Predicted 3D model of a 102-nucleotide RNA (c-di-GMP-I riboswitch aptamer) from a Rhodocyclaceae bacterium. It was read from a public genome assembly, where an Rfam model found it. The organism belongs to Rhodocyclaceae, within Bacteria. The model forms 100% of the base pairs in the Rfam consensus. Its mean pLDDT, the model's own confidence on a scale to 100, is 86.
RNA sequence: GACUGAAAAGGGCAAACCUGUCGAAAGGCAGGGACGCAAAGUUACCGGUCUAAAGGAGGCGAAGCUCUAGUAUUCGUCUCCCAGGGCAGCGGGGCCGCCAGG
Numbered sequence: 001g002a003c004u005g006a007a008a009a010g011g012g013c014a015a016a017c018c019u020g021u022c023g024a025a026a027g028g029c030a031g032g033g034a035c036g037c038a039a040a041g042u043u044a045c046c047g048g049u050c051u052a053a054a055g056g057a058g059g060c061g062a063a064g065c066u067c068u069a070g071u072a073u074u075c076g077u078c079u080c081c082c083a084g085g086g087c088a089g090c091g092g093g094g095c096c097g098c099c100a101g102g
Base pairs, nucleotide, nucleotide: 003101004100005099012037013036017032018031019030020029021028022027035089041095042094043093045092046091047090048087049086050085055081056080057079058078059077060076061075062074063073064071065070066069
């Protein structure tokens, strides 16, 4: 020091769910709680995946305008697209690390 995690020691983290809080949502944070985890430490770099507020496209309705079937505009509502928002406990990569074996 690559590598390995059967046993041991000291420990560590904390899924679902519940409560509070932030957020449009996905989800985050705090407390409770433990399904699991030897990187379940960290990092959105690659793949994947979740969400779609803003933005874009379209449908419908209303208002407005022109005027009698149109419309550049505004508002409401519905559908679709989209990450610059997330997920590190989905896989890979980077960085760092405890104990034991080696």